Parts: sequence; C1' cells; structure tokens
RNA sequence: GGUCCCUUAGUUCAAUGGAUAGAACGAAAGUUUCCUAAACUUUAAAUACAGGUUCGAUUCCUGUAGGGACCA
Repeated sequence: GGUCCCUUAGUUCAAUGGAUAGAACGAAAGUUUCCUAAACUUUAAAUACAGGUUCGAUUCCUGUAGGGACCA
C1' cells in the first nucleotide's frame, strides 16, 4: 500500500427495513437484617462520527476514525 471483517449501556451479548433498541453481570436507591452478605423491588445508562437511499435506517450504501486478519 491492497482486500476483508468488527465498532450497540460501565462490561459481555441480542434484535429486526417498522411503533417505546432488549437481556445478563455491574451501578444507585429502597425493603429485609443488630451489621454485612444473600434475596426481592425500583431507577439510570448505549446503536463510533458524518453524509446518502427510503414514508421509515442500529440494519442497506459511501466516506472518516479506531481495532483486527490476510496478501505484498
């Protein structure tokens, strides 16, 4: 330098061109307990960035950024 793949809550993973993006662990608050832990309830939290197509994009297309694999 070329080709290909990946990027979604703090972390690990889902989801489908369609209404409000879901789960587990973790975090906070509460109940319980003499205290802690455990258990239960509740809450907050994300589609890497910018464009395009579309009635509608996390999904499809292009570019950028970061990471990875292979080739040279």